[in-house]
RNA sequence: CUGAAUAAUGGGCAAACUUAUUGAAAGAUAAGGACGCAAAGCCAAGGGUCUAAAGCAUUUUGCUAUGACAGCCGGUUGCCUGC
Numbered sequence: 001c002u003g004a005a006u007a008a009u010g011g012g013c014a015a016a017c018u019u020a021u022u023g024a025a026a027g028a029u030a031a032g033g034a035c036g037c038a039a040a041g042c043c044a045a046g047g048g049u050c051u052a053a054a055g056c057a058u059u060u061u062g063c064u065a066u067g068a069c070a071g072c073c074g075g076u077u078g079c080c081u082g083c
Stems, first nucleotide, its partner, number of pairs: 003083001012037002017032006035071001041076003046073002048069003055063003
């Protein structure tokens, strides 16, 4: 350096749920809390998913992202190590 593996050490992140704040909503932030994660780091200019305030329409409703989601796929960067 490459491959393989996901054992070890030391660390890291934090689902559901609860409380508070925020937002039209989806969701986000903070604290608590751990279901899990070797990229659960970063990217919303690729696909997909959620929401639909404003707008539009054939108006009890439907469509639509300029709003979101990276812990759905994808892209990209990268730590340690028995072999």
Molecule: c-di-GMP-I riboswitch aptamer